[in-house]
Model confidence (mean pLDDT): 81 of 100.
Predicted 3D model of an 84-nucleotide RNA (c-di-GMP-I riboswitch aptamer) from Idiomarina sp. UBA6142.
Its Rfam family is "c-di-GMP-I riboswitch aptamer". Its family is annotated with cyclic-di-GMP binding in the Gene Ontology.
RNA sequence: UCAACGAAUGGGUACACCUAUCGAAAGGUAGGGUCACAAAGCCACAGGUCUCGAUGUUCUGAUAGAGACAGCUGGGUUACCGAA
Numbered sequence: 001u002c003a004a005c006g007a008a009u010g011g012g013u014a015c016a017c018c019u020a021u022c023g024a025a026a027g028g029u030a031g032g033g034u035c036a037c038a039a040a041g042c043c044a045c046a047g048g049u050c051u052c053g054a055u056g057u058u059c060u061g062a063u064a065g066a067g068a069c070a071g072c073u074g075g076g077u078u079a080c081c082g083a084a
Base pairs, nucleotide, nucleotide: 005082006081012037013036017032018031019030020029021028022027035071041077042076043075045074046073047072048069049068050067051066052065
């Protein structure tokens, strides 16, 4: 120095919930809040979960399609500290 690992140190993020706001909705953003997290930093590639206004369809229903979730799993990528 690199990989692996996760004691300590210094820290970091912010579940639920509340308020405001955007959205059709899932959900997002900001403030408060602090369950938890060693990548709970970032990426929608794969799987999974969630939404259905608009669109598609002769009807029905299902499917397609569009969208969301990175704190669901995998994968990719970047990174602080340094005991065993």